The prediction has a mean pLDDT of 75. c-di-GMP-I riboswitch aptamer from Acetobacterium woodii, 83 nucleotides, folded computationally. Of the family's consensus pairs, 95% are formed in the model. The source organism's lineage runs through Bacteria, Bacillota, Eubacteriales, Eubacteriaceae and Acetobacterium. The sequence was found by an Rfam model in a public genome assembly.

[in-house]
RNA sequence: AUGAAUAGUGGGCAAAAUUAUUGAAAAAUAAUGACGCAAAACUAAAGGGGCUUAACCACCAGGAAAGUCAGCCAGUUGCAAAU
Numbered sequence: 001a002u003g004a005a006u007a008g009u010g011g012g013c014a015a016a017a018u019u020a021u022u023g024a025a026a027a028a029u030a031a032u033g034a035c036g037c038a039a040a041a042c043u044a045a046a047g048g049g050g051c052u053u054a055a056c057c058a059c060c061a062g063g064a065a066a067g068u069c070a071g072c073c074a075g076u077u078g079c080a081a082a083u
Base pairs, nucleotide, nucleotide: 001083002082012037013036017032018031019030020029021028022027035071041076042075043074047073048072049069050068051067056063057062
């Protein structure tokens, strides 16, 4: 410096579900629990995309985000074997 593939050791994170709390909701936090993950670490007006639909607009249908999701893509960063 590389770190595509493979993968040892010591390990790490934690899906669904349930309970409690917050929230209009999506969802978030905590506990229990492990579906999985070699970045399931960080980033939400740096980008794309999804979800919700309160205020508000309209008052017929609807529209509407500086709300929310990164374990959707993505950007940034990091550990280890080996070369």